RNA sequence: UUGAGAGUUUGAUCCUAGCUCAGGACGAACGCUGGCGGCGUGGAUAAGGCAUGCAAGUCAAACGGUCCAAUUUAUUGGACAGUGGCAAACGGGGUAGUAACACGUGGGUACUUACCCCAGAGUCGGGCAUAACUAGUCGAAAGAUUAGCUAAUUCCCGAUAGUCCCGUAAGGGUAAAGGAGUAAUCCGCUCUGGGAAAGGCCUGCGAGCUAUCAGCUUGUUGGUAAGGUAACGGCUUACCAAGGCGAUGACGGCUAGGGGAGGUGAGAGCCUGACCCCCACCAUUGGGACUGCGACACGGCCCAAACACCUACGGGUGGCUGCAGUCGAGAAUCUUCCACAAUGAGCGAAAGCUUGAUGGAGCGACGCCGCAUGCAGGAAGAAGCUCUUCGGGGCGUAAACUGCUUUUAUAGGGGAGGAAUGUAAAUGACUGUACCCUAUGAAUAAGGACCUGCUAAUCUCGUGCCAGCAGCCGCGGUAAUACGAGAGGUCCAAGUGUUGUCCGGAUUAACUGGGCGUAAAGGGUGUGUAGGGGGUAAUGUUAGUCCUGCUUUAAAUCGCGAGGCCCAACCUCGCGGCCGGGUAGGAAACGGCAUAACUGGAGGAUGCGAGAGGUACAUGGAACUCAUGGUGUAGGGGUGAAAUCCGUUGAUAUCAUGGGGAACACCAAAAGCGAAGGCAAUGUACUGGCGCAUACCUGACCCUGAGACACGAAAGCGUGGGGAUCAAAAAGGAUUAGAUACCCUUGUAGUCCACGCUGUAAACGAUGAUGACUAGCUAUUGGAAGUAUCGACCCUUCCGGUGGCGAAGCUAACGCGUUAAGUCAUCCGCCAGGGAAGUACGGCCGCAAGGCUAAAACUCAAAGGAAUAGACGGGGACUUGCACAAGCGGUGGAGCAUGUGGUUUAAUUCGUCGCUAACCGAAGAACCUUACCAGGGCUUGACACCACGUCGACGGCUCUCCGAAAGGAGCGCUUUCUCACAAGGACGGCGUGGCAGGUGUUGCAUGGUUGUCGUCAGUUCGUGGUGUGAACUGUCCCCUUAAUUGGGUCAACGAACGCAACCCUUGUUGUCUGUUAUACGUGUCAGACGAGACUGCCCGGCUCAGCCGGGAGGAAGGAGGGGAUGACGCCAAAUCAGCAUGACCCUUUGAUGCCCUGGGCUACACACGUGCUACAAUGGGAUGUACAACGGGCCGCGAAACCGCGAGGUGGAGCAAAUCCCUUAAAACAUCCCUCAGUUCGGAUUGGAGUCUGCAAUUCGACUCCAUGAAGUCGGAAUCGCUAGUAAUCGCGGGUCAGCUAUACCGCGGUGAAUACGUUCUCAAGUCUUGUACUCACCGCCCGUCAACUCAAGGGAGCCGGGAGUACCCGAAGGUUCGCUUCAUGCGGAACUAAGGUAAGUUCGGUAACAGGGAGUAAGUCGUAACAAGGCACGGGUAGCGGAAGCUG
Repeated sequence: UUGAGAGUUUGAUCCUAGCUCAGGACGAACGCUGGCGGCGUGGAUAAGGCAUGCAAGUCAAACGGUCCAAUUUAUUGGACAGUGGCAAACGGGGUAGUAACACGUGGGUACUUACCCCAGAGUCGGGCAUAACUAGUCGAAAGAUUAGCUAAUUCCCGAUAGUCCCGUAAGGGUAAAGGAGUAAUCCGCUCUGGGAAAGGCCUGCGAGCUAUCAGCUUGUUGGUAAGGUAACGGCUUACCAAGGCGAUGACGGCUAGGGGAGGUGAGAGCCUGACCCCCACCAUUGGGACUGCGACACGGCCCAAACACCUACGGGUGGCUGCAGUCGAGAAUCUUCCACAAUGAGCGAAAGCUUGAUGGAGCGACGCCGCAUGCAGGAAGAAGCUCUUCGGGGCGUAAACUGCUUUUAUAGGGGAGGAAUGUAAAUGACUGUACCCUAUGAAUAAGGACCUGCUAAUCUCGUGCCAGCAGCCGCGGUAAUACGAGAGGUCCAAGUGUUGUCCGGAUUAACUGGGCGUAAAGGGUGUGUAGGGGGUAAUGUUAGUCCUGCUUUAAAUCGCGAGGCCCAACCUCGCGGCCGGGUAGGAAACGGCAUAACUGGAGGAUGCGAGAGGUACAUGGAACUCAUGGUGUAGGGGUGAAAUCCGUUGAUAUCAUGGGGAACACCAAAAGCGAAGGCAAUGUACUGGCGCAUACCUGACCCUGAGACACGAAAGCGUGGGGAUCAAAAAGGAUUAGAUACCCUUGUAGUCCACGCUGUAAACGAUGAUGACUAGCUAUUGGAAGUAUCGACCCUUCCGGUGGCGAAGCUAACGCGUUAAGUCAUCCGCCAGGGAAGUACGGCCGCAAGGCUAAAACUCAAAGGAAUAGACGGGGACUUGCACAAGCGGUGGAGCAUGUGGUUUAAUUCGUCGCUAACCGAAGAACCUUACCAGGGCUUGACACCACGUCGACGGCUCUCCGAAAGGAGCGCUUUCUCACAAGGACGGCGUGGCAGGUGUUGCAUGGUUGUCGUCAGUUCGUGGUGUGAACUGUCCCCUUAAUUGGGUCAACGAACGCAACCCUUGUUGUCUGUUAUACGUGUCAGACGAGACUGCCCGGCUCAGCCGGGAGGAAGGAGGGGAUGACGCCAAAUCAGCAUGACCCUUUGAUGCCCUGGGCUACACACGUGCUACAAUGGGAUGUACAACGGGCCGCGAAACCGCGAGGUGGAGCAAAUCCCUUAAAACAUCCCUCAGUUCGGAUUGGAGUCUGCAAUUCGACUCCAUGAAGUCGGAAUCGCUAGUAAUCGCGGGUCAGCUAUACCGCGGUGAAUACGUUCUCAAGUCUUGUACUCACCGCCCGUCAACUCAAGGGAGCCGGGAGUACCCGAAGGUUCGCUUCAUGCGGAACUAAGGUAAGUUCGGUAACAGGGAGUAAGUCGUAACAAGGCACGGGUAGCGGAAGCUG
């Protein structure tokens, strides 16, 4: 007997750090809801104002009287105003003030005490008044006043006086009251002593915040004397002295009643001071005394002030912070109740009276505790609602229904206890209450919050960054478990949530129990005061420490054990505890103190030594600059390139001489010295510190160090010098969009010296000082010893310093590691989320600049540290690529074709937009296509399936009318199967109901497919290992390759997807087959099956693994050429219009569906992309002569022949094709012409005439012929392709297709080059590495001014208010004192004093023109400062300058 954590910084990780949550509590409030009872509790704000009633009286046994009643006529009983006594100083309320002997606790005594108790003594004799009352007077009232009468336990005098008081003594002085009773006696009275209990005073200790409050104090500190008090005392006064308090916080400011205790917490603590108890203080505000045992008095008095009320205006009255109640303010807090029956208090002899103390009731779920709202049965499960994958699931035994019970409720009946004192009798507010019995009947009784994570509990619909939610992170922009609703669920329950506050979690102030190299945090450095800490051994002592006894720590509270209310809450009893204080005794280890010692800490002495340690003076050479002179001539200087600038009045260069100032090359080093800053030529003088050796002296003399004092780079300031160089500011030249900069030419402060100030730096090892302990290796520096040597070097050891690497250990990691950031000890400084801010205000310092000290409001949920993976860099290294370079040909200029943007339009349908859109989807827009537009139509539909009803085959053919067609209306003929009488099936029409349909939206809901990086060589996994972890290793490194290709090494070993290979094609060849070709021999050719290439062979190189270079042979050589094949992934890349598909939307009537006609997609000031044809002579034209390959063909290709100038027509042979056709290939070659021109180049455009396809060529086809003959003379900036059968050039074929706008696309062959030094640069990619404040990843991030709005704080001419004082004026009541006096304490005076006034300040707050900064706010302006070498590395201090970030010294 007792300790729980989680969310949130990041792409991810670890750490630091803050914020937030889960728990408990409350005198609470608010929202929704609300059955009962018990016990508690309830004006926390305005100590704001209060109507009304009550809250303190009593005694006739103290007294005189008045009235009433009864009578035995003399009394008795009762009531009452007054005199007198006691009480009223308690009880009750509140917390304003108070930081204090107010409180708590422990002590003390210079004191007092009515009532109570005990003891002793006394109580004798006189006297004067006065209220009441009577009679007047004044006043509105309150009340006052005059005269007269009277009593007492009222007052006065005298006597007496001890165990009383004063005094050494002698001696002196001081008191009283009676009442009741027949009486005994009782109650009183006076004096004294003691007690009980209560109080006064003093004192140790304890106990808020603030130093941006550092000095305070004159009755102040002490003394003497006097006064005063119950009592000590500066309590007061006079005199004397000059003290007293303070860093252990005086004085001041702010806040606050204190304690027992209460809340929380494992505890230590932290917070609080409601109810109950103790103490203090207050009573409208301020002052004052009187009475009294006791007050400076809540329900007493006087005065002043404010407020309120009455008034006849003359004057009066009042004090709820008692109980109720009211107004106000507020989020908010109750009845103007009953009773003295109980407990207690006052008075009384008593009966008794009084008591808003108290006992009770009422109101409020305000809290704690208890009870109920029913119990059992009841479906594979009603209805309804809800979800659904449409099958079903959930609400749910829940309900209904059946049976039972009666706590509670209601009604009726019964019915305690609290009650016993005083003789008896009598006596209950609560209350006919608690409790008991009976009856009725499930009857009267469930809600709140939540359901993304934290945090228990999820689905559907609505909404669409809207509305809203939110404690934190965060949800909501069309599929929201986060908003709103419904359903379901979860947690509590007569409550439940929210808000506020406190503790906890928070080890986030760390005593228990934190830190400071880089996260916040070591003072710039030293000397040293107070303080803190302190070596060895001994003796004595004992305010620390330890043990024991006694005492105190009120009760309640708390713990344990019992008991009483049915239980519990609540209450009672017993025991313990209350961790503290005091006192007595004991102990002596540790600590303290004292004494006398010790030498190891520390210091001194002696000897030796190193050093840019400091200050002053002197001296030196090199360089620079200036001046003078000589030589000499046109440039010099400067830069990326220039210019400003200097120079023919002679520069630069060079020589000589002279002047000047500043700094000291080499030595020089990771070196040395110093406390730090810092210190560097040489010499001299003076001087500080340090090390080593010796073990001679002192004998703990030590360590640290708040304040304090001293030193303290650079810049800056003052005065005076000096001024060569360099150089803020400034000027000029460049650069630039600009350039208040970087670069250049000049140049002033300054840089230097002396003296004085300033006092800051990234003043850094970002690491305080001291001591001790804990592996080493190595370098260097100073000293010493040993050894060695002639001497030295070397070597070994010890001590001191300065570095590097590292055991253990530490650390979040990086790293530190005997020079600790390790393990301990002591002391100092500092930190507590980021920003605001090292700022404001105040204070101190400074000549100033400014420094030191140092906040808050407000705002954010982060800000940070280290490390990780990426990405990026105007970082590095290596490598690759038609990437550049070297070449060839183009594009960009022209005309045309085509696509796109834009514009236009009724429509110009839609998609695609850097690379990776733009002859792309589209391998064919006149209609169709077609999705667009106009118009005309249809509505179960052009298309699918099902059910029902009905009609009939459907269909085909022909014709009529309307119409642009679609379509609508109608006539006639013909017609199927089982079977034929019905009926049925298939099929179709019509009708109805389900439904169809959509190229409508969302490619950011998707599938599938595709582009791109990129055919680049990469991308991963398992196991193992390393690291707290993210992660790393493997995959790095070396060699090599086209290749993460292969090899070697290696904490890795293996593996996968990629690479390669396997596949197709091409190049050589063998065999076989043979449609076709053929000169019939064959074999071009085609197909199938084979061969061949593997670094196999030789030489050389390298690590002898593999690779590379060369060679031979070969058709081909190191991948032979080409293709197909596209890893993990990236771009929310593209596509809902190819297809599929979730969700949403449109569809009974004007459809986003369907049909049709016509139009549009073909428009045209313009811009861009891709192409074609050209600009000509390497050409054009004409004629002639050659040589291909891939392909296609029956709704087809179409020969010969003939016609036409031609497109084409006629024609129809042949061919399902190695056979026939398309099909004459063209460049080329040969000959001729053209001769450099807008041409015999070029062919656009236009006119005319035609051909072909097709229902139809007007919008809008192609082709032919004749004529026309535009621009264009090689193309600006810029830009593209290509490395060999390639580029370039030439033609041919095919798909789509009626035709074609094809110059496009996909293929085919013919002719057939040039160049590559190389990797500096551009682009792209890869690997490794580096930096990073980027991770939406540089198209990133991010800074400051300006402009707009909002917010808080500071300054501020002033204005207003509060607090505390000071000086002076005035000065009530009052007590003291003085004088007068009619003795009435009447009048007057004095000092003191509250309130008030005047004045100058001080402090706090409110408000404010204005000016400045700060913070915040989706899309404002200007620049680009920082992060990469951030494009001038950045930063700190300081100074100047500039729109701003900033720039420069």
RNAcentral holds the sequence, with entries from ENA and SILVA. This is a predicted structure of a 1449-nucleotide RNA (small-subunit ribosomal RNA) from Candidatus Ryanbacteria bacterium CG10_big_fil_rev_8_21_14_0_10_43_42. It matches the Rfam family "Bacterial small subunit ribosomal RNA". Gene Ontology terms of the family: ribosome and structural constituent of ribosome.